[in-house]
Context: one part of a larger RNA
């Protein structure tokens, strides 16, 4: 060192980009390092294992033998894997045409509606709730036209529908700008696949600085309800939600399912793009590919249920569990401005 496993019983890193390192298509040449076969050296004794023999016997001793996985050194094997050499196209990339998309990122603009202000009409109530009351309103409220300010979010399309890695994107209009898909050929020629660490990007909330500021509301006041009501309900409300620019770095960050190959019945739906068939077009029908669903066969699964988008069957490779509580905790180290984050135990106890 070698074991089970990770959807929901403990366990998949939040994503990725990519170092090291693992692993890696088809064929040819060499070399022989791995490997695999012989020689040959070594592999102290003592033990152990055979045999024999000494103490009556045993234990114990003596003798002689075997074995010793392993190292070295040599000789030959070349299938396999390394490594070397030359080719190949099926992996993977590039070039051409194409069309889809809340994909990212700047600007600039649209109309609803809240809420305010100016003025008109008008008069006594509004509001609000299980029912009130705090609140507004004769200094003219709510209603309602009619102007204007400002912010902030896009009604209907909207769809188990796209687009992204993920987080997450949704009015319109340019302009920068990434990535996936279809098509047909051409081109490079394994350029591959994983990925410790390490960069990087990650919803809200939370930090800083400086704007901004409608609605919305933690705190926080007041009105209620109650036994009380530090709450559910109402009436105000401030920070914050917004905008740059920095920083935090977490989360049911879930499909609670890592990545990437390959192989394993089918059926209905739907998005994108293409092939045929027909057709004046458009449908309608078959059909390929990639993507989202739902049902199910075999098979898995403790059951639930997965089931070509696997949780089947098998391969690389990375992360992770290893009773329950202490403990997503000390302590110590490493980041932050802080708030904390990552790394992480043990006494004890059941």
């Nucleotide at each position: 060192c070698u074991g089970g496993g990770c959807g929901u019983a403990a366990a998949g890193g939040g994503c990725g980009c990519g170092u090291a390192g693992g692993c890696g298509g088809u064929u040819u040449u060499g070399u022989a390092a791995g490997u695999u076969a012989g020689g040959c050296g070594u592999g102290a004794a003592a033990g152990c294992c055979c045999c024999c023999g000494g103490c009556u016997u045993a234990a114990c001793c003596g003798g002689g033998g075997a074995a010793g996985u392993g190292c070295g050194u040599u000789u030959a094997a070349u299938a396999c894997u390394g490594c070397u050499u030359g080719a190949c196209u099926u992996g993977a990339g590039u070039c051409u045409c194409g069309g889809a998309g809340g994909g990212g990122g700047u600007u600039g603009u649209g109309g609803a509606a809240u809420u305010c202000c100016u003025g008109g009409u008008g008069u006594a109530g509004a509001g609000g709730u299980g029912a009130a009351a705090c609140u507004c309103g004769u200094a003219g409220a709510u209603a309602u036209c009619a102007g204007g300010a400002g912010g902030a979010a896009c009604a209907c399309c909207u769809g188990u529908g796209g687009c992204g890695a993920a987080g997450g994107c949704g009015g319109c209009a340019a302009c920068c700008u990434g990535g996936a898909c279809g098509a047909u050929g051409a081109c490079u020629g394994a350029c591959g696949c994983u990925g410790a660490u390490g960069c990087g990007c990650g919803a809200a909330a939370g930090c800083g600085u400086g704007g901004g500021g409608a609605g919305c509301a933690a705190a926080c006041a007041g009105a209620a309800u109650u036994a009380g009501a530090u709450a559910c309900u109402c009436u105000g409300g401030u920070a914050g939600u917004c905008c740059a620019c920095g920083c935090u770095g977490u989360a049911a960050a879930c499909g609670g399912u890592g990545u990437u190959c390959a192989c394993u019945a089918g059926g209905c739906g739907u998005a994108g793009c293409g092939g045929g068939u027909a057709u004046u077009g458009a449908c309608c029908c078959c059909u390929g590919c990639u993507g989202u669903g739902c049902c199910g066969a075999a098979g898995c699964u403790a059951a639930c249920g997965c089931a070509u988008u696997a949780a089947g069957u098998g391969a690389a490779c990375c992360g992770c569990c290893u009773g329950g509580g202490g403990a997503c905790u000390a302590c110590g180290g490493c980041c932050g401005c802080a708030a904390g984050g990552c790394u992480a135990a043990a006494a004890c106890u059941c």
Predicted 3D model of a 350-nucleotide part of an RNA (small-subunit ribosomal RNA, central domain) from an uncultured bacterium. Its mean pLDDT, the model's own confidence on a scale to 100, is 90. Rfam family: Bacterial small subunit ribosomal RNA.